Record summary:
A computed fold for a 73-nucleotide RNA from a Bacteroidaceae bacterium, annotated as transfer RNA. The source organism's lineage runs through Bacteria, Bacteroidota, Bacteroidia, Bacteroidales and Bacteroidaceae.
RNA sequence: GCGGUAAUAGCUCAGUUGGUAGAGUAGAAGCUUCCCAAGCUUCGGGUCGCGGGUUCGAGUCCCGUUUACCGCU
Numbered sequence: 001g002c003g004g005u006a007a008u009a010g011c012u013c014a015g016u017u018g019g020u021a022g023a024g025u026a027g028a029a030g031c032u033u034c035c036c037a038a039g040c041u042u043c044g045g046g047u048c049g050c051g052g053g054u055u056c057g058a059g060u061c062c063c064g065u066u067u068a069c070c071g072c073u
Base pairs, nucleotide, nucleotide: 001072002071003070004069005068006067007066010025011024012023013022019056027043028042029041030040031039049065050064051063052062053061
C1' cells in the first nucleotide's frame, strides 16, 4: 500500500426484506423477609464510531473517514 471483519444502553450482545431501537446483566424504586441473600413488579438509561449521500422513511443501502483485529504484498 491492498483486501476482509467488527464498532448499537455502564458491560456482553441481538436487530429478519429499509418501516416505532431491543434482550440479558448492571443501576434506581417498590413488594416479600425480623435482617441479609434469593425471588417478583415497575422505572430510568441510546447522536446505532464519525461525516456526508440515496429514499416518503436508513442501525440496515452507497461514498469518505477513525479505531481494533485478521489476511495479502
Overview:
Its Rfam family is "tRNA". By type it is a transfer RNA.